[in-house]
């Protein structure tokens, strides 16, 4: 010097002028002053919780999520750490209960696509007919029979490789390496890792196909909910009626409820909800991590048709073109600055994204 992996930061900075919107103080109610104002993803609304309400929600059915193993959490399908398996020279990356309970499916090509299958060509024997023949045979042709090692379909052909056998030929036997299955008072907190016996060894793919195994989940959401003002009124039907998959439990009513069908009224105002939270910052300890303690300091949008902005200077980044003989610093013109914007808050997980930056690792070449 070149090629790659993997993790994180920033998303211009300051100053004026005009305004928007929340808070707070002031007022001669006209205004004024001072503070605060978007994100890493605020976004999909794709999991999880807090929070309110609904029979406080018990038990079974159905359904739905998840899946190695061991911890982190409020929780999770999210995270850290380990373990198999896979591709990489590698840094690193994907995957991740069960296919040996059962059903199903495996397009097209193939002869044959699932359990002990399967003869299209090939090989091999072994009969007939025909040709030829130097009588040993050799060819074509129609059957039987044996064979799955090689060839061809195909994403996948029913363990590999190599021998030994054989008419050819095969786990028919043999070595090896793969599988199954069983044992250690073997390691390890588990997944799992090692070892040692046995067995010639049929058991392909899909479970984001049904499905079996295990765990976990009541259900609706800020338009949840309360509050307070106005209104509260009558008349006719109703025995069933309250979870929003379903039974059973359980309340509430038959002293007229929940509905329904006529008349009328209101369709505003605060609170939830934005200063006390799974909060943020920095030390400092535990821990590989993820996270957890503890101390010191902070308080950081908040609207309801929805504000967080528009313009100007000055430095700064990026491109681009001229000039100073040329690079290189300089200067002067021109242009660019993404994605996208809160709406009850939080943990995450995916997606965008102009540009800019820093740190850790691999491989390959080069010089000491």
């Nucleotide at each position: 010097g070149g090629a790659g992996g993997g993790g994180g930061u920033c998303g211009g900075a300051c100053g004026g002028u005009c305004g928007a919107u929340c808070g707070g103080g002031c007022u001669u109610c006209g205004g004024c002053c001072c503070g605060g104002u978007a994100g890493g993803a605020a976004a999909g609304u794709c999991c999880g919780g807090a929070c309110u309400c609904c029979g406080c929600a018990g038990g079974g059915c159905a359904g739905g999520a998840c899946g190695g193993c061991c911890g982190c959490u409020a929780a999770c399908g999210g995270c850290g750490g380990c373990c198999c398996c896979g591709a990489g020279u590698g840094a690193u990356c994907g995957g991740g209960g069960g296919a040996a309970a059962g059903u199903g499916c495996c397009a097209c090509a193939g002869a044959a696509a699932a359990c002990c299958a399967g003869a299209c060509g090939g090989c091999c024997g072994u009969g007939g007919g025909c040709g030829u023949u130097u009588c040993g045979g050799c060819g074509c042709u129609c059957g039987c029979g044996g064979u799955c090692a090689g060839g061809g379909u195909g994403a996948a052909a029913a363990g590999g490789u190599g021998g030994a056998g054989u008419a050819a030929g095969a786990g028919c036997c043999c070595a090896c390496c793969g599988g199954c299955c069983g044992c250690g008072c073997g390691c390890g907190a588990g997944a799992g890792c090692c070892g040692c016996g046995g067995c010639g060894c049929u058991c392909g793919a899909c479970a984001a196909a049904c499905c079996c195994c295990g765990u976990c989940c009541g259900g609706a959401g800020c338009a949840a909910g309360g509050u307070c003002a106005a209104a509260c009124u009558g008349g006719g039907g109703g025995a069933g009626g309250g979870u929003g998959g379903c039974c059973c439990g359980c309340c509430c009513g038959u002293c007229g409820a929940a509905c329904c069908c006529g008349g009328g009224u209101c369709c505003g105002a605060c609170c939830g909800c934005a200063u006390c939270g799974a909060g943020c910052u920095c030390a400092c300890g535990a821990g590989c991590a993820a996270u957890c303690g503890u101390g010191c300091g902070c308080c950081c949008a908040g609207a309801g048709g929805a504000a967080u902005g528009a313009c100007c200077g000055u430095c700064g980044c990026c491109c681009g073109g001229c000039c100073c003989g040329u690079u290189a610093c300089g200067g002067c013109c021109g242009g660019g600055g993404a994605c996208a914007g809160a709406a009850u808050c939080c943990g995450g997980c995916u997606u965008a994204c102009a540009g800019a930056c820093c740190c850790c690792c691999u491989c390959c070449g080069u010089u000491u």